[in-house]
RNA sequence: CCGUGCUAUCCGGGGAGUCAGCGGUGCCCUGUACCUGCAAUCCGCUACAGCAGGGGAGAAUGCCGACCCUCGGCCAAGGUUCGUGGUACGGACCCGGAUCGGGCUCGUUGAAGGUGCGGUCUUGCACAACGGGAUCCCGUGAACCAUGUCAGGCGGGGAACCGAGCAGCAUUAAGCGGUGUGUCCCGUGUGUUGCGAGUCCACCGCAUCGGAGGGCUGCGAUGCGGGAGACCGGCCAUGAUCCUUGUGUCAAAGGACGGCUGCACGG
Numbered sequence: 001c002c003g004u005g006c007u008a009u010c011c012g013g014g015g016a017g018u019c020a021g022c023g024g025u026g027c028c029c030u031g032u033a034c035c036u037g038c039a040a041u042c043c044g045c046u047a048c049a050g051c052a053g054g055g056g057a058g059a060a061u062g063c064c065g066a067c068c069c070u071c072g073g074c075c076a077a078g079g080u081u082c083g084u085g086g087u088a089c090g091g092a093c094c095c096g097g098a099u100c101g102g103g104c105u106c107g108u109u110g111a112a113g114g115u116g117c118g119g120u121c122u123u124g125c126a127c128a129a130c131g132g133g134a135u136c137c138c139g140u141g142a143a144c145c146a147u148g149u150c151a152g153g154c155g156g157g158g159a160a161c162c163g164a165g166c167a168g169c170a171u172u173a174a175g176c177g178g179u180g181u182g183u184c185c186c187g188u189g190u191g192u193u194g195c196g197a198g199u200c201c202a203c204c205g206c207a208u209c210g211g212a213g214g215g216c217u218g219c220g221a222u223g224c225g226g227g228a229g230a231c232c233g234g235c236c237a238u239g240a241u242c243c244u245u246g247u248g249u250c251a252a253a254g255g256a257c258g259g260c261u262g263c264a265c266g267g
Stems, first nucleotide, its partner, number of pairs: 001267006009057003012030004020046005034054005062260004067255002072250003075246005081240007089233003093227004098222004102217005113209008121198006127191002129188007136180001137178004146171004154163003
């Protein structure tokens, strides 16, 4: 160096997630890479970190290291679209008021404004009204304990007569009832009343001075104040989605480089 047979080893890798950690099942990327069984209220293991069974390759088509570069993931920043929550900044909405314009109307048969008087208002007294009470008036009203008259009867007396006295009749007290142009007292959230005082803020009426303006608004425009309310826009926060960017990070595939690799037998 060649041949044969073995062995180590290999028969995909990566990302996110999960996990104390590793690997796997499941998801995503890459793109082709042996088969069967197990496994998300999971499975198998423990830094030599899937296990079990079968099959294949086998010391190069294997293993290790760093490099280039692309897809992709992650991270960060920005943006698109959609949504959620908030926020009264601009609109839209409601109310009030101002200015200007428009409209209607009053006004030289006198506007605004000034002055005077009166009224509305408050209060005192009077009067009236209403209510209550007392009195007056009328009616009624006592078996006896009220009055008068007291039949009959009773008592006294020789008699004349006298006395007490029931019923009846009449009257009356207390009481009860009624009535009102009567009288007195009290009260009143009363008053087309009278007299006096107060108030001149407001309104109304009259007179007078004055000499041209006054009032109203289902309208328009522009400011102002207040209110309600997330309807539109803005702003803030947040979620999803897609896009862009990055001397960021992890890096499959691909490319290129360096290093490592055992045993037996025969020639």